Predicted 3D model of a 74-nucleotide RNA (transfer RNA) from a Candidatus Woesearchaeota archaeon. The organism belongs to Candidatus Woesearchaeota, within Archaea. It matches the Rfam family "tRNA". The family's RNA type in Rfam is transfer RNA.
RNA sequence: GAGCCUGUAGCUUAGCCUGGUGGAGCGUCACGUUGACUUCGUGAAGGUCGCCGGUUCGAAUCCGGCCAGGCUCA
Numbered sequence: 001g002a003g004c005c006u007g008u009a010g011c012u013u014a015g016c017c018u019g020g021u022g023g024a025g026c027g028u029c030a031c032g033u034u035g036a037c038u039u040c041g042u043g044a045a046g047g048u049c050g051c052c053g054g055u056u057c058g059a060a061u062c063c064g065g066c067c068a069g070g071c072u073c074a
Stems, first nucleotide, its partner, number of pairs: 001073007010026004020057001028044005050066005
């Protein structure tokens, strides 16, 4: 230098192909339960979906560029 893959909550990740309210598990907090803790139950907070732009009524999703990590080739 070239090609490919990956980037979503504090962590692990689904959703992307086929555009239409961003979800789950663990964790955190509150309440219930208990003599207390754990467990269990209920609820809540927590996401500019790596960044910038384009297309579109509408983008995590489609297109372009860039950044970071990984693999391969030179």